This is a predicted structure of a 98-nucleotide RNA (c-di-GMP-I riboswitch aptamer). It was read from a public genome assembly, where an Rfam model found it. The coordinates come from a structure-prediction model, not an experiment, and the mean pLDDT is 80.
RNA sequence: CUUUGAAAAAGGCAAACCGGAUCGAAAGACCGGCACGCAAAGCCACAGGACUACGAGCUGUUUCACCCCAAACAGCUUUUGUCAGCUGGGCUGCCAAA
Numbered sequence: 001c002u003u004u005g006a007a008a009a010a011g012g013c014a015a016a017c018c019g020g021a022u023c024g025a026a027a028g029a030c031c032g033g034c035a036c037g038c039a040a041a042g043c044c045a046c047a048g049g050a051c052u053a054c055g056a057g058c059u060g061u062u063u064c065a066c067c068c069c070a071a072a073c074a075g076c077u078u079u080u081g082u083c084a085g086c087u088g089g090g091c092u093g094c095c096a097a098a
Base pairs, nucleotide, nucleotide: 002098003097004096005095012038013037017033018032019031020030022029023028036085042091043090044089046088047087048086049083050082051081055078056077057076058075059074060073061072062071063070
């Protein structure tokens, strides 16, 4: 330097769940506990994928005598956002073996 992760060792991370007078509209993040797992479960939203829908657009319903407007509610779509522990890709790296 390359390949590999069978065994070993030094260590590392921490799902679900529980708690939180934390942030957020939400998804989710963060903090503490715990331990399902992880050889990159370290970092990067580049490609695919999943999630979210404050706001925006469209449609419908209701209220308003009627129409328009407006408001409320519901459904659909979507910029943004989130997920690196969904897959691929990029960058970096511990230990050991060959």